[in-house]
RNA sequence: CCAGUAGGCCGGGUGACCGCUGUCCCGACUCGUCGGGAUGGAGGAAGGUCCGAGCUCCUUACGGGCAGCGCGCUGGGUAACUCCCAGGCGGGGCGACCCGACGGAAAGUGGCACAGAAACAUACCGCCUCGACUCGUCGAGGCAAGGGUGAAAUGGUGGGGUAAGAGCCCACCGGCUCCGGGGUGACCCGGAGGCCGGCCAAACCCCGCGCGGAGCAAGGCCAAAUAGGAGGGUGCGAAGGGUGCCCGACCCAAUCCCUCGGGUUGGCCGCUUCAGGUCGCGGGUAACCGCGAUCGCAGAUAGAUGGUCACCGUCCCGGUGUUGGUCGGGAUACAGAACUCGGCCUACAGGCCUGCUGGCUCC
RNA sequence: GGCGACGUAGCCAAGUGGUCUAAGGCGGAGGUCUGCAAAACCUCUAUUCGGCGGUUCGAAUCCGCCCGUCGCCUCCA
Numbered sequence: 001c002c003a004g005u006a007g008g009c010c011g012g013g014u015g016a017c018c019g020c021u022g023u024c025c026c027g028a029c030u031c032g033u034c035g036g037g038a039u040g041g042a043g044g045a046a047g048g049u050c051c052g053a054g055c056u057c058c059u060u061a062c063g064g065g066c067a068g069c070g071c072g073c074u075g076g077g078u079a080a081c082u083c084c085c086a087g088g089c090g091g092g093g094c095g096a097c098c099c100g101a102c103g104g105a106a107a108g109u110g111g112c113a114c115a116g117a118a119a120c121a122u123a124c125c126g127c128c129u130c131g132a133c134u135c136g137u138c139g140a141g142g143c144a145a146g147g148g149u150g151a152a153a154u155g156g157u158g159g160g161g162u163a164a165g166a167g168c169c170c171a172c173c174g175g176c177u178c179c180g181g182g183g184u185g186a187c188c189c190g191g192a193g194g195c196c197g198g199c200c201a202a203a204c205c206c207c208g209c210g211c212g213g214a215g216c217a218a219g220g221c222c223a224a225a226u227a228g229g230a231g232g233g234u235g236c237g238a239a240g241g242g243u244g245c246c247c248g249a250c251c252c253a254a255u256c257c258c259u260c261g262g263g264u265u266g267g268c269c270g271c272u273u274c275a276g277g278u279c280g281c282g283g284g285u286a287a288c289c290g291c292g293a294u295c296g297c298a299g300a301u302a303g304a305u306g307g308u309c310a311c312c313g314u315c316c317c318g319g320u321g322u323u324g325g326u327c328g329g330g331a332u333a334c335a336g337a338a339c340u341c342g343g344c345c346u347a348c349a350g351g352c353c354u355g356c357u358g359g360c361u362c363c
Numbered sequence: 364g365g366c367g368a369c370g371u372a373g374c375c376a377a378g379u380g381g382u383c384u385a386a387g388g389c390g391g392a393g394g395u396c397u398g399c400a401a402a403a404c405c406u407c408u409a410u411u412c413g414g415c416g417g418u419u420c421g422a423a424u425c426c427g428c429c430c431g432u433c434g435c436c437u438c439c440a
Base pairs, nucleotide, nucleotide: 001359002358003357004356005355006354007353008352009351010350012312013311014310015309016308017307018306020041021040022039023038024037025036026035027034028033029032043334047345048344050343051342052341053340054339055215056214057213058212060249062248063247064246065245066244068211069210070209071208072207073087074086075085076084077083088102089100090099091098092097103206104205108204109203110200111199112198124147125146126143127142128141129140130139131138132137133136155173156172157171158170159169160168174195176193177192178191179190180189181188182187219269220268221267222266229260230259231258232257233256240252241251242250262439263438276295277294278293279292280291281290282289283288313332314331315330316329317328318327319326364436365435366434367433368432369431370430373389374388375387390408391407392406393405394404395403413429414428415427416426417425
């Protein structure tokens, strides 16, 4: 310098004018509005709403059974998680490194189209032995090495052996069982025995663990207004209701449940202080944790955080073969809080920093 | 803002317990018939199931992530 890989960060700035909104202060009055001043005002994803929680209500979230859903190597982190970190195993890459829905297919059921003899218990071609005769065919038996089919054909390669063959025997590799050792563990290493067995669980299922439901339009308070209306259900409790179903226990039961109809389209709380941010020190490989200091950082309600102009920044193209300058033109993304956090995923113009890998060149 | 459902020709839709060519109807185009039409009959009309990826030998169907459409949810008595 080129190519790559991993991690982190930024994602426009300044000024003027005109606006929007929260809080505080001052002033005015027709008492909830107006005027002035000060100050705060989007993001790394605020997004998708895919997980996990806080919070609130459901007067059943209590026990058992069934069903349903989710998760699935090990250890740790965390309020919790299906998230994160570290490790193991498998796969990919020359490598840095990356990817993995990664329990069980000798518990059972099921499926494996077409092709093929055969897709889980088989022999089409073929190889070998024996017999027959019309002498290249037929019959009986053995084999599963070779060919063919297929996505997949019953351990792989090499040697021995045999009539021909075959884990039939041997060496190495792979797999299973057992033993010994190491590791918290997943698992690894070594030895022995000796091949009894295909794929699919993002098929049913089995094993282990977990899960009550709804969601801030949750929910609480105040004010205003209306027809305290109509129909249906269940039922004075043994039989109804209690957010999947059943049983038990418990609670409620006309001030019940459902549908239609009527009124309003107001205000306040919830609401922004928090598993909070930043910095320092310490522990830990890390995720993260502890201690100390410091900061207060949007709260609108049909929805504020904006618009115009000027200058500058960054990148691209051209005048121009290279570098610098200058001039002209173009681009400046994705997106926008709606109760709040922790994650995941998705979108993103352009740019910066750091570690590492491979290659080339020079000293 | 929250919750739920759906997506298969131009339109309505079947298929989803996995196996090739993805039913059917309406519509459209061409043809036969006819003097010309209508009706009837015949043929064609989806290189592919909203898009991308994964599992699998094999995906409209199973799984994940996006895109789009539709529906429901205020308060009071």
Background
Two RNAs folded together computationally: RNase P RNA and transfer RNA, 440 nucleotides in total. Rfam match: Bacterial RNase P class A. Rfam classes the family as a ribozyme. Its mean pLDDT, the model's own confidence on a scale to 100, is 78.